Source information: Model confidence (mean pLDDT): 86 of 100. This is a predicted structure of an 83-nucleotide RNA (c-di-GMP-I riboswitch aptamer) from an Acetobacteraceae bacterium. The source organism's lineage runs through Bacteria, Pseudomonadati, Alphaproteobacteria, Acetobacterales and Acetobacteraceae. The sequence was found by an Rfam model in a public genome assembly.

RNA sequence: UCCUCGAAAGGGCAAACCCAUCGAAAGGUGGGGGCGCAAAACCGCGGGUCUACGGCGGAAGCCAUGACGGCCGGGUUGCCGAA
Repeated sequence: UCCUCGAAAGGGCAAACCCAUCGAAAGGUGGGGGCGCAAAACCGCGGGUCUACGGCGGAAGCCAUGACGGCCGGGUUGCCGAA
C1' cells in the first nucleotide's frame, strides 16, 4: 500500500409514523422523527415488487412507457484503521 474484515473516533445517510405539498395511483419532495446502514453513495443494466391516468377488451381482466431500488444480483466511485 492492497485485499479480506469491522473495534474505536469524527462525520454522513435516514425506516415506521406525523405535518405540508405534488401526483390518477404507486410514490416523490420539504420539515419533524430515528428503525437501521460502510456504501442505506451514484447508475438503473438483469431479475423482482408496486401502481394502472391511459390503451386494449362485451366483461372479467391484461399491458409500463410510471414508480421502488433500505428486495437480490451487476457496474462505477469511496471515509476511518484496532484485532